[in-house]
RNA sequence: GCCCUCGUGGCCUAAUGGCGAAGGCGUCUGACUUCUAAUCAGAAGAUUGCGGGUUCGAGUCCCGCCGGGGGUU
Numbered sequence: 001g002c003c004c005u006c007g008u009g010g011c012c013u014a015a016u017g018g019c020g021a022a023g024g025c026g027u028c029u030g031a032c033u034u035c036u037a038a039u040c041a042g043a044a045g046a047u048u049g050c051g052g053g054u055u056c057g058a059g060u061c062c063c064g065c066c067g068g069g070g071g072u073u
Stems, first nucleotide, its partner, number of pairs: 001072007010025004018056001027043005049065005
């Protein structure tokens, strides 16, 4: 250089082109407790890597770029 694959909250993992992107861990608040932990309830937290395109509609399809992993001369 070329080919394949991946990129989604702080971390991990979902979502058939179609409702307000779902869940777990963590964080915060409250309840319980003498206190902590555990448990229960609630909340915050995502421009779905960046920029374009297709479409009535894109996390998903197409193109370019960036980054990680693998393969190859």